[in-house]
RNA sequence: AUGUUCCAAGGUGAUGGAGCUCGCCUCAACUGCGAAUGCUAAUGGCUCCUAUCGGUCA
Repeated sequence: AUGUUCCAAGGUGAUGGAGCUCGCCUCAACUGCGAAUGCUAAUGGCUCCUAUCGGUCA
């Protein structure tokens, strides 16, 4: 100096925030699908809040 592994810490999982949990990554992980003038969705999963959409009632 380089490579590998481990620990800590951090990042990240298709549009916002928070908690819990799971996976992945260490400059990578990640950056939706498709036949298309198209389609689903605020979550990786659960819960809550906000925004948006649809229906009903007042």
Predicted 3D model of a 58-nucleotide RNA (Fluoride riboswitch aptamer (crcB RNA motif)) from a Bacillota bacterium. Taxonomically the source falls in Bacillota (Bacteria, Bacillati). Its mean pLDDT, the model's own confidence on a scale to 100, is 76.